C1' cells in the first nucleotide's frame, strides 16, 4: 500500500409475541364520612416502585445437536433446536444488513 479477513464506532433499515391477571407500595384528584371549619379513615379513577400466576416469542447474551472444515481424534461451527437471561403499546434493545470511518492479521 491493501481486496479480503479481526475487531470497534457513526448514520439508516430491522421481525416476533398478552398495554394479561392479582397483591402490595408513592403520589394526586374525586367522593364518603366528621366537624363551627379542618385532620383521621373508607372507596373509586389515573400514576410510582417491588413482587406473584399462567400463556406466549426470539433476531442481545448462553447452552445443545448438526450438514460441514480438520487425513483421524482433539477442536471448531448455523439464521436449526431450548428458553436459564431477556422479549410480548410506545421509548429503549435488537441478530442481521448497506455506507462511512478507524484498527489487527496474511499478502505484495
Nucleotide at each position: 500500500u491493501c481486496u479480503a479477513c479481526u475487531g470497534c464506532u457513526g448514520u439508516g433499515g430491522g421481525a416476533g409475541a398478552g398495554a394479561a391477571c392479582g397483591g402490595a407500595u408513592u403520589u394526586a384528584a374525586g367522593u364518603u364520612g366528621u366537624u363551627a371549619a379542618a385532620c383521621a379513615g373508607g372507596c373509586u379513577u389515573a400514576u410510582u416502585u417491588c413482587u406473584g400466576u399462567c400463556a406466549c416469542c426470539g433476531a442481545a447474551g448462553g447452552c445443545g445437536c448438526a450438514a460441514c472444515c480438520c487425513g483421524c481424534u482433539c477442536g471448531g461451527a448455523a439464521a436449526c433446536g431450548c428458553u436459564c437471561a431477556g422479549g410480548u403499546a410506545a421509548a429503549a434493545g435488537g441478530a442481521c444488513c448497506a455506507c462511512a470511518g478507524c484498527u489487527u492479521u496474511c499478502g505484495c